[in-house]
Context: one part of a larger RNA
């Protein structure tokens, strides 16, 4: 001075209550351990590893193990010596490659050994996703959007150190306020940023339609009033009144007011802590071993095994439901190497065709779904569930879908009847619940981003758990 207490006070947090819906039993998806394996590449391992690094493993990717192949090397400079370069084609192969044909003479000039690509030899070197994150940089995670962490002058103490920063209000806040040996001062907080909720100026075209005509249709004259669009302003500040307080900070509850006390999202992460995670994005220090290798091409395999543990999710056991059929309204995004592809038209359907329009408030991707109208099943393992399997058959892909893609059609149809101990999420346009988009991407999403749609219930507390913050107090600990 700190660090600890089953010491003390105060405070605050979805931390407990109060609630809603989970998880943990069931099938299945997915990463993960074990286990197998030639190989099942690798790191991450309490919170803060485990649908996470991976915005997407058939090949590539790819790092692994097996065949088969190569050593100046697939990539970089630098010597020397030839050839344009560059595509064709035929032959062996699983392929890398290995052999052979003929095609082609470019650019620029100071006519010199020119500048650019191939080839050859040899050596200086490359080359390594090897090794160490406990040698490092950079970026990240956590405590935590917690209110804490510090400084100089000055004062005090022999001296570590104090003080300020504590006290007495108060705040979401070390936010302010009083008061004090302290008077200050920056980084952190809050405010500047965006986004959304309101009105206002300006602008009306591909947006819109109140009046007037007009149409199947905002479809077309015709209009920019309204909406919307996207710029620029306004607005909210405890400003008004009242109360409570120390006349202070500030709190209460009310008024106008779209919005009220930080108006609701985001971004923003102080000093530090955990020798946290990353040497495998990427940099870079030592170290290893290197022309028969830890390095480079290549084929098919393996990262997709499976008695079995947890972990995070999707789908479910039904009637507030399933199934048929009609009907209604979204937001946000995406497309010039675009797979965005109407309308028509084959097909039960994935999907074909077909090609008009549109580089986009225009056409297009696109018919949201749940909801709502109605018909139906009637408590059954079922018209619930839908795992798994067959049969045929789509699409993607230069070829290829067996290991091992995705979707569709017909048949069959498992477990599952609301889940033990015992455990995570959530406080309002939020849980919860239906759907949609786009990124990665040929193809492939039960994921993660993102988006608008229907719509809750509960608390307004602090007694206990859990976890921080101040203050105090104990301490054989540092």
């Nucleotide at each position: 001075u700190g660090a600890c207490g089953g010491g003390g006070a105060c405070c605050c947090g979805c931390a407990c209550a109060a609630g809603c819906g989970g998880u943990g039993g069931a099938u299945g998806a997915u990463g993960u351990g074990g286990a197998u394996u030639a190989a099942u590449u690798u790191g991450a391992u309490g919170c803060a590893a485990c649908g996470a690094g991976a915005a997407g493993a058939a090949c590539c990717u790819u790092a692994c193990a097996u065949g088969g192949u190569c050593u100046u090397g697939a990539c970089a400079u630098g010597u020397a010596c030839g050839g344009a370069a560059u595509a064709u084609u035929c032959c062996a192969g699983a392929g890398a490659c290995g052999g052979a044909a003929g095609a082609g003479u470019g650019c620029g000039u100071u006519c010199g050994g020119g500048a650019g690509c191939c080839g050859u030899a040899a050596c200086a070197c490359a080359g390594a996703u090897g090794u160490u994150g406990c040698a490092u940089g950079g970026g990240u995670g956590u405590c935590g959007u917690c209110a804490g962490g510090u400084c100089g002058u000055g004062u005090u103490g022999u001296g570590a150190g104090a003080u300020g920063u504590u006290g007495g209000g108060u705040u979401a806040a070390g936010u302010c306020c009083c008061g004090c040996a302290a008077g200050g001062a920056g980084a952190g907080c809050a405010a500047c940023c965006u986004u959304u909720g309101u009105c206002a100026u300006u602008a009306g075209u591909u947006g819109c339609c109140a009046a007037c005509a007009u149409u199947c249709a905002g479809u077309u004259g015709g209009g920019c009033a309204g909406u919307c669009u996207a710029a620029u302003g306004a607005g909210a500040c405890a400003g008004c009144a009242g109360g409570u307080g120390a006349c202070a900070a500030a709190c209460c509850g009310g008024a106008g007011g779209a919005a009220g006390g930080u108006g609701g999202g985001g971004a923003u992460g102080a000093c530090g802590u955990c020798a946290a995670g990353u040497c495998g994005u990427c940099a870079a220090g030592g170290c290893c071993g290197u022309u028969u290798a830890u390095g480079a091409g290549c084929a098919g395999g393996g990262u997709u095994u499976c008695a079995c543990g947890a972990g995070u999710c999707a789908u479910a056991c039904a009637a507030u439901g399933g199934u048929c059929g009609g009907u209604a309204c979204a937001g946000a995004g995406g497309g010039u190497a675009g797979c965005c592809g109407a309308a028509g038209c084959c097909g039960c359907g994935a999907g074909g065709u077909g090609g008009a329009g549109c580089c986009g408030a225009u056409a297009u991707c696109a018919g949201a779904a749940a909801a709502c109208c109605g018909a139906u099943c009637g408590u059954u393992g079922u018209c619930c569930g839908g795992a798994u399997u067959g049969c045929a058959a789509u699409u993607u892909g230069c070829a290829a879908a067996c290991u091992c893609g995705a979707g569709a059609g017909c048949a069959a149809g498992a477990a599952g009847u609301g889940u033990g101990a015992a455990u995570g999420g959530u406080u309002a346009g939020u849980u919860a619940u239906g759907a949609c988009a786009g990124g990665u991407c040929a193809g492939c999403g039960u994921a993660a981003u993102g988006c608008g749609g229907u719509a809750a219930a509960u608390a307004g507390u602090u007694u206990c758990c859990c976890g921080a913050g101040u203050c105090u107090u104990g301490u054989a600990c540092a």
Record summary:
This is a predicted structure of a 478-nucleotide part of an RNA (small-subunit ribosomal RNA, 3' major domain) from an uncultured bacterium. Its Rfam family is "Bacterial small subunit ribosomal RNA". The full RNA is in RNAcentral, with records from ENA, Greengenes and SILVA. Its mean pLDDT, the model's own confidence on a scale to 100, is 80.